Predicted 3D model of a 136-nucleotide RNA (FMN riboswitch aptamer (RFN element)) from Paenactinomyces guangxiensis. Its Rfam family is "FMN riboswitch aptamer (RFN element)". Rfam links the family to the GO term FMN binding. Lineage of the source: Bacteria > Bacillota > Bacilli > Caryophanales > Paenactinomyces. It was read from a public genome assembly, where an Rfam model found it. The coordinates come from a structure-prediction model, not an experiment, and the mean pLDDT is 81.
RNA sequence: AACAUCCUUCGGGGCAGGGUGAAAUUCCCGACCGGCGGUGAUGGCAGUUUUUUGCCUCAGUCCGUGACCCGCGUGAGCGGUGGAUUCGGUGCAACUCCGAAGCCGACAGUUAGAGUCUGGAUGGGAGAAGGAUGGU
Numbered sequence: 001a002a003c004a005u006c007c008u009u010c011g012g013g014g015c016a017g018g019g020u021g022a023a024a025u026u027c028c029c030g031a032c033c034g035g036c037g038g039u040g041a042u043g044g045c046a047g048u049u050u051u052u053u054g055c056c057u058c059a060g061u062c063c064g065u066g067a068c069c070c071g072c073g074u075g076a077g078c079g080g081u082g083g084a085u086u087c088g089g090u091g092c093a094a095c096u097c098c099g100a101a102g103c104c105g106a107c108a109g110u111u112a113g114a115g116u117c118u119g120g121a122u123g124g125g126a127g128a129a130g131g132a133u134g135g136u
Base pairs, nucleotide, nucleotide: 003134004133005132006131007130008129009128010127017029018028019027031116032115033105034104035065036064037063038062043056044055045054046053047052060103061102069080070079071078072077085101086100087099088098089097107119108118109117
């Protein structure tokens, strides 16, 4: 160091501008945003004669997963539901790089239909960092 139990802290972003209308950040034009873990040929730093090694970083739409909702359970929890990508380029190798064009986004509320407003939520949470104890 692995692993187990426990504690602490942290742990989600976004309609500018305009149109219609009595009324819309909900419709229309347009704008904007991208949780967590994994993978990864990105980029950076350091070391090595070279081979190459270590650390940081790199996917909304690839794999897995969380919030919401439903069912079961006294409960801890378990099960289920739940969205979206292609083309071209480079290359040994890319759904991850480069270029282009797309697409997706819980529930409830609302003078009018919401990924972006308000609310449940000063909640929960995938997980991240640190610590304590045990420990072959």